[in-house]
RNA sequence: GAGUGUAGUUUAAUGGCAGAACAAGAGCUUCCCAAGCUUUUAGCGAGGGUUCGAUUCCCUUCACUC
Numbered sequence: 001g002a003g004u005g006u007a008g009u010u011u012a013a014u015g016g017c018a019g020a021a022c023a024a025g026a027g028c029u030u031c032c033c034a035a036g037c038u039u040u041u042a043g044c045g046a047g048g049g050u051u052c053g054a055u056u057c058c059c060u061u062c063a064c065u066c
Stems, first nucleotide, its partner, number of pairs: 001066005008022004016052001024040005045061005
């Protein structure tokens, strides 16, 4: 100097309701297990600014990569 930070993990959303998959909990099913179905929990690295409104734009900062 450049880039990346979103759920426990992998990732969408590029100014206007934060989604999905896997995982975890509960239930249904089964003689039991597995599989399947339903449901619940859980997230925008931190601080500030602009804006009616910020994950998104700007500044600073932290962590990581080159």